[in-house]
Formats: sequence, structure tokens, C1' cells
RNA sequence: CGAGCCGACCGGGCGGCCGCGGUACCCCAAGGGAGUCUACGCACUCCCUGCGGGAUCGAGGAACGUCCGGGCUCCACAGAGCAGGGCGGUUGCCAACAGCAACCCGGGGCGACCCGCGGGACAGUGCCACAGAGAGAAGACCGCCGCCAGGCCACUGGCGGUCAGGGUGAAAGGGUGGGGUAAGAGCCCACCAGCGCGCCGGGUGACCGGCGCGGCUCGGCAAACCCCGCCCGGAGCAAGACCGCGCAGCAGGCGCCCGAGGGCUGCUCGCCCGAGCCUGCGGGUAGGUCGCGUGAGGCCGUCGGCGACGGCGGUCCAAGAUGGAUGGUCGCCACCGCCCGGUCCGGCAACGGCGGGCGGCAACAGAACCCGGCGUACAGGUCGGCUCGUCCG
Repeated sequence: CGAGCCGACCGGGCGGCCGCGGUACCCCAAGGGAGUCUACGCACUCCCUGCGGGAUCGAGGAACGUCCGGGCUCCACAGAGCAGGGCGGUUGCCAACAGCAACCCGGGGCGACCCGCGGGACAGUGCCACAGAGAGAAGACCGCCGCCAGGCCACUGGCGGUCAGGGUGAAAGGGUGGGGUAAGAGCCCACCAGCGCGCCGGGUGACCGGCGCGGCUCGGCAAACCCCGCCCGGAGCAAGACCGCGCAGCAGGCGCCCGAGGGCUGCUCGCCCGAGCCUGCGGGUAGGUCGCGUGAGGCCGUCGGCGACGGCGGUCCAAGAUGGAUGGUCGCCACCGCCCGGUCCGGCAACGGCGGGCGGCAACAGAACCCGGCGUACAGGUCGGCUCGUCCG
């Protein structure tokens, strides 16, 4: 210098002017209420509302998608069974998870490293397109071999044997060599691969290593049904609570303990509430307050742990809108790209720095009850660790 791998992070800065939202703060125009004094008023004190001004705070790494998991709220103190759904190597972490860490196994890469939707296919059922004779206790299309018949031969036809070879396919019931045979075949033997069983050793475990035996050997799909293990009650901040304002009933049906209806996905049971409920027409409202900003919280240090993470100590408080604020503009700087520089610098050079000119100003996006994850989007840039190669010196 080129080609890569992994991790961490930034996502413009300062100032002027204008603008928007919040506030347990300050000044202050004005209004209202209560109390004291007083004959009343004036005045004084306190409280509330509040014009205007000041002070202070004001989006993100993903605030996003709403895909998982929780907190919180209500439904009964959340019950049983079925159905349904989710998860799936092991050991840990975590409030929990489909997340994270380390490891195991399998696969990819020369390598740094990366990927895995990773329980069970000898419990059962099912499926395996097209092609092919045959797709799972298989199969005779070509071929090979034997017998019979025909033929002068080449060969043809029939019956049978055979899976070594050819052919089809993603996949055809182990591989190599030898024996054997009419020809063949795990039919038999040796070695190898794979599977199962037993024993020994290592590991918490997934699993790994070694030895022996067995039948020679029964593919794939479970994100097909299914089986095994574990988990899941439902609805969601329009949850839910309070205040205020407004209204008008009429008709039909069912029911009042032999009980309608309700208890927020289905069914059954159990339990609880229970005098109203449903449909149609007509009428009213669509305002405010709380929930709602201190939380499994951020940062720093230290200890334990390979790590995820945990313990302890210190420190900080940081948006809360409800037609929904967090912006606009100007200047300077920074940053990026291109060009110029024999008479600027370092260097043999590649290259780097410095100075000047022109241009560009960003991307994805934007809180709405709150957290932990995952996934996805993203102009430009920074730092650290590592691998492979070799142009130049």
C1' cells in the first nucleotide's frame, strides 16, 4: 500500500435575530375570594386565577416496526379440564424472553472469523414433483447368465436367475480388494465408513477419546400430522380513577330465584354478581384533572466471574405535548470532494503535511404509560484489535 475480519463510537460546534412547548422559581398589569380594623369605604394580610417579562429545561441510536418478554391497571383472591398457541444442543445470566454469554455438535473460509428454523424419523400415520422398470423390507428397461424352441451363421422368441455394469433421478438399500458363482450379490472374508449395544477414561453437562461385540447396514421430510419436555388466564393508558356539563322518551321481544344477562378469543365444569337485558326509532355529550415522569435508571470507581452479569461505594436527575412543542434564518469554524503550488516542508519514492481557489452541507427518522430485547433504515466520519498478500524502499 492492497484485499479483508471483528469490536466500540460520533451522527456537527459556537454566536446573533425570530419562533414553539413544559416548570414545586422570581418580578409584575389586572381581576376574584376570605380575614383584621372601622359606622361604611380606604388600607393591610393570606389564598386563587393570570397579561407581560425574566430564569431554566426541551427527541433518537434507532424515538421506527409493534415481532417477543415484563412492569402497571382492570376483570373475582385468577380455579380445573379440553382445545389453542409458543419454545426446543448444554451450562449459566436475567424480573422475564423467541434475548445475552461461554461451550458442544454440524457446515463454510488459506486465515482473522462467520453461519445453523440444533428434541424425536427402530411409537404410529402420511408425503417424496418430473424422470424412471422400481421412491422404501423396492425394482428386471438395457445388459449378463442358464435352459428350451427356431435359424447355415450373425441372431430372434419364450421361461427363469441376477442388481456387478449401463440408464433415470435431489435421493436407487455402504466403499475398496479378494474368495465364490452358470452369471452375480455382505453370499463369505479382510480393512475402512456408518449405526446399535456393552465396558473403561475425561467433562457439572451437551459431548469427546479408547477397547470389544453385533447384524452386514432400515434413505429424506416433523416450518406434514404426531410424540416427548417446558411455558402461557383475558384485555389493554381509548387500561383505569375522579370532577364537571347535557338529555326525553316511544315501540317490540326476553326475564325477575323454575332467574334473563354479565364476569373482555373458543368449549365444558365450578365459582361470583345479579334485576334488569336486547333490538329499532328519537335525544344528549365529545370539557377538565390524575394516571405521567425516581426507574429491573444513567455515569464513574472497586471487588467476584473466561464472559453475559452480580455485590459494594460515590455521583447525577435529564421532554411530557393532546391537533399534538423541540424549529427557521444569517455569520464564523469544523468536515468532505475536485483543482493549483519547480522558485512551500518531510521523504529515494509511494505518500503525508501546509497554503490558496471552487463546490457541498447532509442520511435514516422523530417521543405519546414505562422498561428489557429483537428486527429493519441510515449521507458522512472516528478509534482499537486482528488476518492474508506483496508493488516500492